RNA sequence: UCGGGGAUAGCUCAGCGGUAGAGCAAUUGGCUGUUAACCAAUGGGUCCAGGGUUCGAAUCCCUGUCCCCGAGCCA
Numbered sequence: 001u002c003g004g005g006g007a008u009a010g011c012u013c014a015g016c017g018g019u020a021g022a023g024c025a026a027u028u029g030g031c032u033g034u035u036a037a038c039c040a041a042u043g044g045g046u047c048c049a050g051g052g053u054u055c056g057a058a059u060c061c062c063u064g065u066c067c068c069c070g071a072g073c074c075a
Stems, first nucleotide, its partner, number of pairs: 001071007010024004018055001026042005048064005
């Protein structure tokens, strides 16, 4: 420098044009001699950033940043 993949809740990930979800974690309550486990409920996201397309964008297009993989160049 080129090609490919990725960035979504605290963590791991889904969602592939029509009002963003799961598991774990957290909080509250129940249960328990206490803790853990178990049961119930609740909260939590400017979907990496900026622009574009569209009635409508996490999703499609462009640019940039960062991470991973491969190739190339120099030595």
RNAcentral holds the sequence, with entries from ENA. Transfer RNA from Candidatus Kuenenbacteria bacterium CG23_combo_of_CG06-09_8_20_14_all_39_39, 75 nucleotides, folded computationally. Lineage of the source: Bacteria > Bacteria candidate phyla > Candidatus Kueneniibacteriota. It matches the Rfam family "tRNA". Its family is annotated with triplet codon-amino acid adaptor activity in the Gene Ontology. By type it is a transfer RNA. RNAcentral records the identical sequence in 4 taxa.